[in-house]
Molecule: transfer RNA
Organism: Deltaproteobacteria bacterium
Order: sequence, then C1' cells, then structure tokens
RNA sequence: AGGCGAUUAGCUCAGUUGGUAGAGCGUUCCCUUCACAUGGGAAAGGUCGUAGGUUCGAGUCCUAUAUCGCCUA
Repeated sequence: AGGCGAUUAGCUCAGUUGGUAGAGCGUUCCCUUCACAUGGGAAAGGUCGUAGGUUCGAGUCCUAUAUCGCCUA
C1' cells in the first nucleotide's frame, strides 16, 4: 500500500426477503426458605462504532470514516 472480516443491552452473541430490536448470563424487585443456594415470576437497561445517502420505511442496501483482527506485498 492492497484485500477480507468484526463493531447491536454491563458481558457473550442472534437478528431470515428492508416493515414496531431480541436471547443467555448479569443487575433490581416479588414468591419459595429460619437463612443461603436452587427454582418460579416481573422489571429496568439500546443514538445498532461514527457521519452522510437511497427509500413511504434502514441493524439490514450504498458511500466515506474510526477501532480491532487476519491475509498479501
């Protein structure tokens, strides 16, 4: 210098053909227990890396860019 991949909740990750953003773990509360653990129920938590564009509508498509990893030279 060129190419490829990743970026979504506190963590690990899904998200199909563009149509109201989800799971597990964790956190908080309730039930169960003398108490803890286990188990059951509920809730909170998101500028989908950033900035633009296309579209009635973008996590998803297009462009630029940042960070990390890999490959080639």